Predicted 3D model of a 487-nucleotide part of an RNA (large-subunit ribosomal RNA, domain I) from a Planctomycetaceae bacterium. It matches the Rfam family "Bacterial large subunit ribosomal RNA". The source organism's lineage runs through Bacteria, Pseudomonadati, Planctomycetia, Planctomycetales and Planctomycetaceae.
Context: one part of a larger RNA
RNA sequence: AGCAUGUGGGGGAUGUCUCGGCACCAGAAGGCGAUGAUAGGCGUGGAAGACUGCGAUAAGUCCGGAGGAGUUGUCAAACAAGCGUUGAUCCCGGAAUUCCUGAGCGAACCCAGGGAACUGAAACAUCUAAGUACCUGGAGGAAGAGAAAGAAACCUCGACUCCCUAAGUAGCGGCGAGCGAAAAGGGACCAGCCCAAACCGUCGGUUUCGAUCGGCGGGGUUGUGGGGCGGACGACAUGUAUCAGGCAGGCUAGAGGAAGCCGUUGGAAAGCGGCGCAACACAGGGUGACAGCCCCGUACUCGAAAGCUUUGCUUGAGCUAGUCCUAACCCCGAGUAGGUCCAGUCACGUGGAACCUGGACUGAAUCCGGGAGGCCCAUCUCCCAAGGCUAAGUACUCACUGGUGACCGAUAGUUAACAAGUAGCGCGAGCGAAAGAUGGGAAGAACCCCUGUUAGGGGAGGAUACUGAACCUGAAACCACAUGCUU
Numbered sequence: 001a002g003c004a005u006g007u008g009g010g011g012g013a014u015g016u017c018u019c020g021g022c023a024c025c026a027g028a029a030g031g032c033g034a035u036g037a038u039a040g041g042c043g044u045g046g047a048a049g050a051c052u053g054c055g056a057u058a059a060g061u062c063c064g065g066a067g068g069a070g071u072u073g074u075c076a077a078a079c080a081a082g083c084g085u086u087g088a089u090c091c092c093g094g095a096a097u098u099c100c101u102g103a104g105c106g107a108a109c110c111c112a113g114g115g116a117a118c119u120g121a122a123a124c125a126u127c128u129a130a131g132u133a134c135c136u137g138g139a140g141g142a143a144g145a146g147a148a149a150g151a152a153a154c155c156u157c158g159a160c161u162c163c164c165u166a167a168g169u170a171g172c173g174g175c176g177a178g179c180g181a182a183a184a185g186g187g188a189c190c191a192g193c194c195c196a197a198a199c200c201g202u203c204g205g206u207u208u209c210g211a212u213c214g215g216c217g218g219g220g221u222u223g224u225g226g227g228g229c230g231g232a233c234g235a236c237a238u239g240u241a242u243c244a245g246g247c248a249g250g251c252u253a254g255a256g257g258a259a260g261c262c263g264u265u266g267g268a269a270a271g272c273g274g275c276g277c278a279a280c281a282c283a284g285g286g287u288g289a290c291a292g293c294c295c296c297g298u299a300c301u302c303g304a305a306a307g308c309u310u311u312g313c314u315u316g317a318g319c320u321a322g323u324c325c326u327a328a329c330c331c332c333g334a335g336u337a338g339g340u341c342c343a344g345u346c347a348c349g350u351g352g353a354a355c356c357u358g359g360a361c362u363g364a365a366u367c368c369g370g371g372a373g374g375c376c377c378a379u380c381u382c383c384c385a386a387g388g389c390u391a392a393g394u395a396c397u398c399a400c401u402g403g404u405g406a407c408c409g410a411u412a413g414u415u416a417a418c419a420a421g422u423a424g425c426g427c428g429a430g431c432g433a434a435a436g437a438u439g440g441g442a443a444g445a446a447c448c449c450c451u452g453u454u455a456g457g458g459g460a461g462g463a464u465a466c467u468g469a470a471c472c473u474g475a476a477a478c479c480a481c482a483u484g485c486u487u
Stems, first nucleotide, its partner, number of pairs: 001486009015472001016437002020408002022405006029397002031105002039101003042055003046079001049075003061095005070083003109140001110138005120127001124174001150157002161188004171179002192389003195333001199218008223367001225332004230325004239319002242317007249309004254302003260275005276293002284296003338362007348374001369384005424431002444471001447459004
């Protein structure tokens, strides 16, 4: 010096655990704000700091309820000073207070205005990615859409939305890469309405007295065309998506809630043995090891002074109604429909390219009318644009409640199980950690001894201290010592 074994040190892997996360389901809610929010600053305790709460009435004040023995939040023990069966602390509802800064804030979902590139096409330009990411504006609990100028096909259907299917079909496409319907069918849910105009009345403006315009009220809302005008008949019901009240139910604290003892091992019984009991309750958790009967609970049952209630029923208010005939006089949404050029959107890239939307230029008709049926024309069929509203079924989950997991278990799972968006870094926008576990109980080692004296060790005590606070388990690297072997 090496190898082997053993004993330690060192280190913190592994195992076990979990006051934390992750995902999903159901319910409920879906907003807050000049009555000052979200967020922050500074304060506030007998007590220095941090968290939480609160606001100069400052870990709180008052009222009502629930509850029933301790209590003055946590890290964090002790002390001081208090409070409490004349019902405190804690929990729920209501009220008051609410310093300073500061006017918008809010997770996703939705609609609209703008709008990429990487990428793919094995290069790349049309194309794709993608109307995605992102920016901006706006709204709601949903939004948007919506009661046919529809879809079909010679048969019919009957607002919209969403799902399944049709279907990776028909199609589109440097016919490349790729993109990609719709109807029918089956479901979810169902709900329909109001204006403009003609005409009548009233008020007002202008008036060249011929009229004309505007406000309001009535009327009226349709495509087997409807309405007005004219005539005849009939009528106080029905419905309600608006508002208010009542009742019921629900929510915001809670309450009751069955049934076990003995022996034994052990530090400790829930283990083992014996004999019982309950069960609409053997979900789960805790308790000194594994408990139906020890504790909290669980099944089941019950409960509100006050506040809320978009659910159901009911009451009231408000609003809301017709049928027939005649005739062909009036009305039936105009810079609109349509056309040309240029674009966009439609699954559809200009194509035979309709339909829809926009820019420029043009530019009708009023029912003997107009639009559509994928160029166009005819026949036929369907529908009635150029005004508006509309619940449900659908999307999402910041926050609340309950539940579930062939989800994670501290290098995992959120960045964060712990004073975490903390410490720290950066001028700033911003970036952003590490860090869990003594023990059943602190019983956290009185007292004695060694010593180089805040270290460490030996006794004692305490089931166990190799559970001793740098604390469960305690792997490897690495280090030391002891023994053996080899050189």